[in-house]
Predicted 3D model of a 145-nucleotide part of an RNA (small-subunit ribosomal RNA, 3' minor domain) from a Planctomycetia bacterium. The organism belongs to Planctomycetia, within Bacteria. The sequence was found in a public genome assembly.
Context: one part of a larger RNA
RNA sequence: CACCGCCCGUCAAGCCACGAAAGCUGGUGGCACCUAACGUCGCUGAGCUAACCGUAAGGAAGCAGGCGCCUAAGGUGAAACUGGUGAUUGGGACUAAGUCGUAACAAGGUAGCCGUAGGGGAACCUGCGGCUGGAUCACCUCCUU
Numbered sequence: 001c002a003c004c005g006c007c008c009g010u011c012a013a014g015c016c017a018c019g020a021a022a023g024c025u026g027g028u029g030g031c032a033c034c035u036a037a038c039g040u041c042g043c044u045g046a047g048c049u050a051a052c053c054g055u056a057a058g059g060a061a062g063c064a065g066g067c068g069c070c071u072a073a074g075g076u077g078a079a080a081c082u083g084g085u086g087a088u089u090g091g092g093a094c095u096a097a098g099u100c101g102u103a104a105c106a107a108g109g110u111a112g113c114c115g116u117a118g119g120g121g122a123a124c125c126u127g128c129g130g131c132u133g134g135a136u137c138a139c140c141u142c143c144u145u
Stems, first nucleotide, its partner, number of pairs: 003108001005105001008101002011098001013095002016092001018090003023085006031077004039070001041068004047063003052059002111132009
């Protein structure tokens, strides 16, 4: 490059990250229940035993064995927290020259904007209230010449 300007949103394409999602699949620390090795401890100990007592029988002391409590590991269950993946889905960012319209910028061709409600392919439209950060015309008040 100055209205043959600027510019808004839907839709279409590409790409990026994010959210949701039936489910699938891991991790972590606890909880409840089941089961329970080793081992200590307690009870028992009809079997066994060199040291002590006893001439001896036996006693004392102990051992094996049995039972119980606790308990590593293991199993089951319902939850909690946390990761991955996931058809599909939601908007977002970005990308010279796609589609539909033309909302805004001039009174932008219905002034615009804010709040709110309803409506609509989309920008938006309509109602109600508010603002001037509205142009134009007329009038009034004030100031200057």
Model confidence (mean pLDDT): 83 of 100.